[in-house]
RNA sequence: GCUGGUAUAGCUCAAUCUGGUAGAGCAAUUCCUUCGUAAGGAAGAGGUUAUCGGUUCAAUUCCGAUUACCAGCU
Numbered sequence: 001g002c003u004g005g006u007a008u009a010g011c012u013c014a015a016u017c018u019g020g021u022a023g024a025g026c027a028a029u030u031c032c033u034u035c036g037u038a039a040g041g042a043a044g045a046g047g048u049u050a051u052c053g054g055u056u057c058a059a060u061u062c063c064g065a066u067u068a069c070c071a072g073c074u
Base pairs, nucleotide, nucleotide: 001073002072003071004070005069006068007067010026011025012024013023020057029043030042031041032040050066051065052064053063054062
């Protein structure tokens, strides 16, 4: 230098193929239970879907560029 892949909650990952209210587990918070702790149970919260632009009534999803990381080739 070229090619491919990945980027979504604090962490690990779905949803994308087929555009239509963004979800799960764990962690954290509050509460219940206990003399107290652990374990267990309940509730609510937490997201500019890496960045910028394009298409569309509507974009995490489709298209282009950029950034970071990983792999391969040279």
The RNA shown here (transfer RNA) has 74 nucleotides and comes from a Patescibacteria group bacterium. The sequence is in RNAcentral, with records from ENA and MGnify. The same sequence occurs in records of 2 taxa. Rfam family: tRNA. The family's RNA type in Rfam is transfer RNA. Lineage of the source: Bacteria > Bacteria candidate phyla. The coordinates come from a structure-prediction model, not an experiment, and the mean pLDDT is 80.